[in-house]
The prediction has a mean pLDDT of 87. The RNA shown here (c-di-GMP-I riboswitch aptamer) has 86 nucleotides and comes from a bacterium. It matches the Rfam family "c-di-GMP-I riboswitch aptamer". The literature on the family includes a 2007 paper in Nucleic Acids Res by Weinberg et al., "Identification of 22 candidate structured RNAs in bacteria using the CMfinder comparative genomics pipeline". The sequence was found by an Rfam model in a public genome assembly.
RNA sequence: UUACCGAAACGGCAAACCCAUCGUAAGGCGGGGACGCAAAGCCACGGGUCCCACGUGCAACCGCACAGGAUAGCCGGGUUACCGAA
Repeated sequence: UUACCGAAACGGCAAACCCAUCGUAAGGCGGGGACGCAAAGCCACGGGUCCCACGUGCAACCGCACAGGAUAGCCGGGUUACCGAA
């Protein structure tokens, strides 16, 4: 110095909920607020889950599937990074 790891320290992020706003919706953004998090920083590549107004196919009522959208605080993966005990 790097990797693994996570004692200590400096700090960081921010669930539910409330207000406001965007969206058909899932959900996002901002403020408050903390359940938690050593990557709960970033990325939709793979899987899962959620939505589905508009579109495609089937049905021709309900709806199902595809496409589309969301979720990084679901998992895996990629990438960047503070500190330095055992």